[in-house]
RNA sequence: AUGAUGAAUAGAGGAGAGAGCACCAUAUGGUGACGCCGAAGGAGCAAGUAUUUUAUGCGAAUCUCUCAGGCAAAAAGACUCUAUUUUAACG
Numbered sequence: 001a002u003g004a005u006g007a008a009u010a011g012a013g014g015a016g017a018g019a020g021c022a023c024c025a026u027a028u029g030g031u032g033a034c035g036c037c038g039a040a041g042g043a044g045c046a047a048g049u050a051u052u053u054u055a056u057g058c059g060a061a062u063c064u065c066u067c068a069g070g071c072a073a074a075a076a077g078a079c080u081c082u083a084u085u086u087u088a089a090c091g
Base pairs, nucleotide, nucleotide: 006086007085008084009083010082011081012080013079018034021032022031023030024029035071036070037069041067042065043064044063048058049057050056051055
């Protein structure tokens, strides 16, 4: 000296669902009660597995829940791609 994989940064793409109603307020906005969405985050679980064995623990997600978040635009956004830096399996 090869540079899998992981991580960080930057850029690009990126769905869904009331620009609803009532009140306050000069619009923006705030509050309240309903109706919805799932792809920030969060929570739950199967197969299986372990043990002190019929009980308990571990156990994934784009599944489920909707706490949080969101429901014009903006912002955010799982995930995907590219570039740089780093890691370092392998050679």
The RNA shown here (Glycine riboswitch aptamer) has 91 nucleotides and comes from Paraliobacillus quinghaiensis. The organism belongs to Paraliobacillus, within Bacteria. It was read from a public genome assembly, where an Rfam model found it. Its mean pLDDT, the model's own confidence on a scale to 100, is 80.